Record summary:
Predicted 3D model of a 260-nucleotide RNA (Bacterial large signal recognition particle RNA) from a Candidatus Aenigmatarchaeota archaeon. Of the family's consensus pairs, 95% are formed in the model. It is recorded under the gene name ffs. The sequence is in RNAcentral, with records from ENA.

RNA sequence: AGGCUAGGCAGGGUGGGUAGCGGACACCUGUUGCCAGCAAUCCGCUUCAGCUGGAGCCGAAGCCUGAGGGCGGCGAUAAGACAAUCCAGGGCCCAUUGCCCGAGCGUCGAAGCCCAGCCCCUUGGGAUCUCGGCACGGCUAACCCAGCCAGGGCCGGAAGGCAGCAACUGUAUGCUUGUGUCGCGGUGCUUAAGGGUACCUGGGUGGAGCAACGGCAGUGGAAAACCUUGCUUGUUGACUCGCCCACCGAUGGCGUGCCU
Numbered sequence: 001a002g003g004c005u006a007g008g009c010a011g012g013g014u015g016g017g018u019a020g021c022g023g024a025c026a027c028c029u030g031u032u033g034c035c036a037g038c039a040a041u042c043c044g045c046u047u048c049a050g051c052u053g054g055a056g057c058c059g060a061a062g063c064c065u066g067a068g069g070g071c072g073g074c075g076a077u078a079a080g081a082c083a084a085u086c087c088a089g090g091g092c093c094c095a096u097u098g099c100c101c102g103a104g105c106g107u108c109g110a111a112g113c114c115c116a117g118c119c120c121c122u123u124g125g126g127a128u129c130u131c132g133g134c135a136c137g138g139c140u141a142a143c144c145c146a147g148c149c150a151g152g153g154c155c156g157g158a159a160g161g162c163a164g165c166a167a168c169u170g171u172a173u174g175c176u177u178g179u180g181u182c183g184c185g186g187u188g189c190u191u192a193a194g195g196g197u198a199c200c201u202g203g204g205u206g207g208a209g210c211a212a213c214g215g216c217a218g219u220g221g222a223a224a225a226c227c228u229u230g231c232u233u234g235u236u237g238a239c240u241c242g243c244c245c246a247c248c249g250a251u252g253g254c255g256u257g258c259c260u
Stems, first nucleotide, its partner, number of pairs: 001260004007058003011029005019046005034054005062254003068248002072244005080236005087230005093221006100215003104210002112205006119196007127187003131183006137176003145170003153162003
């Protein structure tokens, strides 16, 4: 220097599954690291822990160790965020009190008190209205109301008589926005008496507050929803902690084959 292969290399990790270890399955990772078959009621093994077959690379390789770095994963949690059950506090709601704030009224006179009016109740008068009754008046009966009955009709020789329509006069009935009166019920910018009085109006007294309108505060009350705060639980959650770890890799150790 070249060749060879007993020896070595041909990935590892997390999860899952398993008595355990690998594979297959999912995921992470590496400047490169083979193909095929087996296999989730699993397949193959047994702590040196896949099996079977084929191909490939290599000789100071290679194997072990692993300070330190470090991709990624898992777990737990802090502050915070979200959600949920009960409970509790408060708000929201109601009532009441307060001149504390705002905006108002008030010596051109507050509150309170008195009187009166409005208003309300009762009892009366008057006016008016509907309805009803009575009386009067007016109208109202073609005929099946009365009286009297022109004309006309009938009887009669005649005198006269008979029935009887219309008209007229009454009556019954009915009607009447006519007149008067009575009764029930109403109406009110009618009145009298008695009584009531929250509001309003007027007057008197009084002599400085009033009013709860908007806020605020206190007290009491109601109970659903809603809002908010707290407790508890859960989820999430960090360059906070812990664990695992691909890969790089200091150091150290083993080993450093055979042939030409």